[in-house]
Context: one part of a larger RNA
RNA sequence: UCCGGCGAGUUGCACCGUCUGGCAAGGUUAAGCGCGGGAAGCGCGGAGCCGAAGGGAAACCAAGUCUUAAGAGGGCGGAAGUCAGACGGGGCAGACCCGAAACCGGGUGAUCUAUCCAUGUCCAGGCUGAAGCUGCCGUAAGAGGCAGUGGAGGGCCGAACGCACAUCCGUUGAAAAGGGUGGCGAUGAGGUGUGGAUAGGGGAGAAAUUCCAAUCGAACCCGGAGAUAGCUGGUUCUCCUCGAAAUAGCUUUAGGGCUAGCCUCAUGAGAGUCUGCUGGAGGUAGAGCACUGAAUUUCCUAGGGGGCGUCAAAGCUUACCGAAGAAUAUCAAACUCCGAAUGCCAGCCAGAUGAUUCAUGGGAGUCAGACUGCACGAGAUAAGUUGGGCAGUCGAAAGGGAAAGAGCCCAGACCGCCGGCUAAGGCCCCAAAGUGCGUGUUAAGUGGAAAAGGAUGUGGGAUUUCAAAGACAACCAGGAUGUUGGCUCAGAAGCAGCCAUGCAUUCAAAGAGUGCGUAACAGCUCACUGGUCGAGAGGUCCUGCGCCGAAAAUGUCCGGGGCUGAAACACGACGCCGAAGCCGCGGGAUGCGUUUGACGCAUCGGUAGAGGAGCAUUGCCGACGCGAAGAAGCGGUACUGGAAAGAGCCGUGGAGUGUCGGGAAGAGAGAAUGCCGGA
Numbered sequence: 001u002c003c004g005g006c007g008a009g010u011u012g013c014a015c016c017g018u019c020u021g022g023c024a025a026g027g028u029u030a031a032g033c034g035c036g037g038g039a040a041g042c043g044c045g046g047a048g049c050c051g052a053a054g055g056g057a058a059a060c061c062a063a064g065u066c067u068u069a070a071g072a073g074g075g076c077g078g079a080a081g082u083c084a085g086a087c088g089g090g091g092c093a094g095a096c097c098c099g100a101a102a103c104c105g106g107g108u109g110a111u112c113u114a115u116c117c118a119u120g121u122c123c124a125g126g127c128u129g130a131a132g133c134u135g136c137c138g139u140a141a142g143a144g145g146c147a148g149u150g151g152a153g154g155g156c157c158g159a160a161c162g163c164a165c166a167u168c169c170g171u172u173g174a175a176a177a178g179g180g181u182g183g184c185g186a187u188g189a190g191g192u193g194u195g196g197a198u199a200g201g202g203g204a205g206a207a208a209u210u211c212c213a214a215u216c217g218a219a220c221c222c223g224g225a226g227a228u229a230g231c232u233g234g235u236u237c238u239c240c241u242c243g244a245a246a247u248a249g250c251u252u253u254a255g256g257g258c259u260a261g262c263c264u265c266a267u268g269a270g271a272g273u274c275u276g277c278u279g280g281a282g283g284u285a286g287a288g289c290a291c292u293g294a295a296u297u298u299c300c301u302a303g304g305g306g307g308c309g310u311c312a313a314a315g316c317u318u319a320c321c322g323a324a325g326a327a328u329a330u331c332a333a334a335c336u337c338c339g340a341a342u343g344c345c346a347g348c349c350a351g352a353u354g355a356u357u358c359a360u361g362g363g364a365g366u367c368a369g370a371c372u373g374c375a376c377g378a379g380a381u382a383a384g385u386u387g388g389g390c391a392g393u394c395g396a397a398a399g400g401g402a403a404a405g406a407g408c409c410c411a412g413a414c415c416g417c418c419g420g421c422u423a424a425g426g427c428c429c430c431a432a433a434g435u436g437c438g439u440g441u442u443a444a445g446u447g448g449a450a451a452a453g454g455a456u457g458u459g460g461g462a463u464u465u466c467a468a469a470g471a472c473a474a475c476c477a478g479g480a481u482g483u484u485g486g487c488u489c490a491g492a493a494g495c496a497g498c499c500a501u502g503c504a505u506u507c508a509a510a511g512a513g514u515g516c517g518u519a520a521c522a523g524c525u526c527a528c529u530g531g532u533c534g535a536g537a538g539g540u541c542c543u544g545c546g547c548c549g550a551a552a553a554u555g556u557c558c559g560g561g562g563c564u565g566a567a568a569c570a571c572g573a574c575g576c577c578g579a580a581g582c583c584g585c586g587g588g589a590u591g592c593g594u595u596u597g598a599c600g601c602a603u604c605g606g607u608a609g610a611g612g613a614g615c616a617u618u619g620c621c622g623a624c625g626c627g628a629a630g631a632a633g634c635g636g637u638a639c640u641g642g643a644a645a646g647a648g649c650c651g652u653g654g655a656g657u658g659u660c661g662g663g664a665a666g667a668g669a670g671a672a673u674g675c676c677g678g679a
Base pairs, nucleotide, nucleotide: 001679002678003677004676005675006674011093012092013091015089016088017087018086019085020084021083022082023081026050027049028048032044033043034042035041054061055060064076065075066074067073096234097233099231103224104223105222106221107220108219114198115197116196117195118194119193120192121191122190123188125157126156127155128153132149133148134147135146136145137144161185162184163183165182166181167180168179169178200216202212203211204210209218237614238613239612240611241610242609247260248259249258250257251256261366262365263363264362265361266360267359268358269357272353273352274351275350276349277347278346279345280344286338287336288335292332293331294330297327298326299325303321304320305318306317307316308315369394370393371392372391373390374389376387377386378385399410400409401408414587415586416585417584419583420582421581425577426576427575428561429560430559434574437572438571439570440569441568447563453548454547457545458544459543460542461541462540463539464538465537466536474532475531476530477529478528480505481504482503485499486498487497511526515524516523588604589603590602591601592600593599615668617665618664620662621661622660623659624658625657626656633652634651635650636649637648639646640645
């Protein structure tokens, strides 16, 4: 991992609802008892229970009663029940199944290990050489010194023995703690044998939450016990109809509940929704500044600051600040003199719709939602972020498109068809359909990613200036004189800087000079003018499509190939392809209608979930069958049915078994790190 078997809403009691049956103003027995072979069945048993009258706190009254002063008003009441069975549901019980960590009780453990007690036992060899003692020296006597002797020590080195510091190996090991090489202690707080003591709310502990039998922040065994588990997992055949929610309120509540909302079933009612019309409430978008505030400039000016005023003051003054006021021009979710569109409420009539709405009762599930569009809050006018509002889709929705893709676009799959038409999106090839048509644009592979900003890219439009009295560009020539203007300056001569600049002259024209240049001059050039040439030239604005800006890690921002009068972009007209959409033909189911038929119409995606109808398995009862001329089971098979499923035949097998009707369940397996067995 696979295969086979086993494996989860049950049972008892009382209750509520629906259905079926019995009896019915009644219904029904319980314990117990009798008959009986009887735990079957039949009978007896009416105690009790429910119902038949309610109202009121009660007295009490009664088809009424209570409230009340009330003959008013109002509240409650004035329609058949009961017993049993089946099903659904809640309750009490383990209550669908498996699963804790734990808690408590009673026991078993110190043959492991910790400490202690008793009694034994073990520690090769070597080294060091304390006290004491002896002798000699020494002293007044001592002290002291030297030599020897001696053999102390949680002394030294190092085997056995004990330990476990480093590292390598081992890590489904040779081993549930070991092996190798080194290391530490090794006469001691030493090692070790045997016997004994201490027990779980406890013991022991040179103390680590360490040990107490491979188990220790509280051992193990059995029991309470099926502890509890708002948690996780699992929960077994089929088809048909409908079909949610991820919200509100409350919650020691937030991944749980309860009630409501939304779903379903039954019964009843006869409404509901949309559009048009009419009438309403409202303070959003926008706008505005009349209020409340914010914010800008100017004027005016109370007040304040500075200066002058010899001190104080008056007073004067000010390119300072500045309330209120005026003018101008702004801003606001918590501003409004104003004020929509939608939406909302109501009414009458008309039209549309028709499982749409409401009530009562039975059963639920849901309370983590997600993205997209629009208008907002939070955030950074970030997030595949977060919060609510409106709508859609997914959730619970398959199909076609977007290369691929829950939430985007199109569109809602009852079944069959080698039939047709379309939607989104497409029509050169991959790949179904136009290498289609008309007119433009783009040259960037833009298309096929991006901003501020930048640019004689190119198309369209508007406007303006110059131009055959010759423009623009180019080329030829001129571009002068007073004068080196004045000032400044070392110098300043058109060209560092300052002043003047309508300077004046000669002119076709020429600035007291546009730029380069020099230390300053010089030099080059421009404006301006003439000539050559001969037709358009220059500026500004709006707009279409492009360009630059543009650096990243597997392979290049079209799915690819590839595409340039397009296979790109814009506009226009035509055709075609394209889905489970729509149509056609055939078939089925559900609901309603019905003229009752080979009828008509509508409907049939679906998770949680509600409702309905069936299939199969194993006993039992009744009836009828089959079987050694071969039952069940097993293997094979081209048959039947809408599914679960069911036949026939052949083989195997060797003794039971089927159909119909009823009744009862240990009644359906793929999942539970399920259990047991096997491969």
Molecule: large-subunit ribosomal RNA, domain II
Organism: Lachnospiraceae bacterium 45-W7